Predicted 3D model of an 89-nucleotide RNA (c-di-GMP-I riboswitch aptamer) from an Anaerolineales bacterium. The model forms 95% of the base pairs in the Rfam consensus. Lineage of the source: Bacteria > Bacillati > Chloroflexota > Anaerolineae > Anaerolineales. Model confidence (mean pLDDT): 88 of 100.

RNA sequence: AUCCGAAAAAGGCAAAACCGGUGAAAACCGGCGUCGCAAAGCCAUGGGUCUAAAGUCACAUUAGUGACCAUGAUUGCCAGGUUGCCGAA
Numbered sequence: 001a002u003c004c005g006a007a008a009a010a011g012g013c014a015a016a017a018c019c020g021g022u023g024a025a026a027a028c029c030g031g032c033g034u035c036g037c038a039a040a041g042c043c044a045u046g047g048g049u050c051u052a053a054a055g056u057c058a059c060a061u062u063a064g065u066g067a068c069c070a071u072g073a074u075u076g077c078c079a080g081g082u083u084g085c086c087g088a089a
Stems, first nucleotide, its partner, number of pairs: 004087002012037002018031005035076001041082003045079003048074003055068005
C1' cells in the first nucleotide's frame, strides 16, 4: 500500500414521527429527533422501485375518467466508479 472489518480512540451521518417550506406527485430542503449506518461521504453510469405533470390513445361531452409513458425521484434498494478515519487476524 491492497484486501479485510476485530478491539478501541477521534469523530461523522441521521430512519420514522412532528413543525415550516418547495413540488402535479413521488419526493426533496431546513429545524427538531436518534431507527440505525465502517462509507448511511459523493456520482443517476447499469439494473430495480416509486410518481405520472406535459404528451399520446380510448371513453365521455364542456372538461371529467381510464390506460401507457420519464425528461422527474430514490446513493438509507442492488451493483459500479471515486474520496476518506483507525489498524487485529